[in-house]
Predicted 3D model of a 75-nucleotide RNA (transfer RNA) from an uncultured Verrucomicrobiota bacterium. Rfam family: tRNA. Rfam classes the family as a transfer RNA. It was read from a public genome assembly. Its mean pLDDT, the model's own confidence on a scale to 100, is 81.
RNA sequence: GCCAACGUAGCACAGCGGUAGUGCAGCUGAUUCGUAAUCAGCAGGUCAUGGGUUCGAAUCCCAUCGUUGGCUCCA
Numbered sequence: 001g002c003c004a005a006c007g008u009a010g011c012a013c014a015g016c017g018g019u020a021g022u023g024c025a026g027c028u029g030a031u032u033c034g035u036a037a038u039c040a041g042c043a044g045g046u047c048a049u050g051g052g053u054u055c056g057a058a059u060c061c062c063a064u065c066g067u068u069g070g071c072u073c074c075a
Base pairs, nucleotide, nucleotide: 001071002070003069004068005067006066007065010024011023012022013021018055026042027041028040029039030038048064049063050062051061052060
C1' cells in the first nucleotide's frame, strides 16, 4: 500500500429498513443474625464521525477515523 470483518449503555454482546434491547456491573428498596447471596424496582445510549437515499436509517450507499486479521512490496 491492498483486501476483509468489526465499531450499539461502564463491560460482554444481540438487533441488519418501522418503539434501541439482553446478561453482568451500578443505584434504591425488600429479605436475612449478616453478606459479595436471593427477590423487586430504577437509572444509564451523539448506535465511531460526516454526508447521501428513503415517508422512515443502528440497519442501505459514499467518504473519513479507529480496532483486528490476511496479503503484497521495499530497505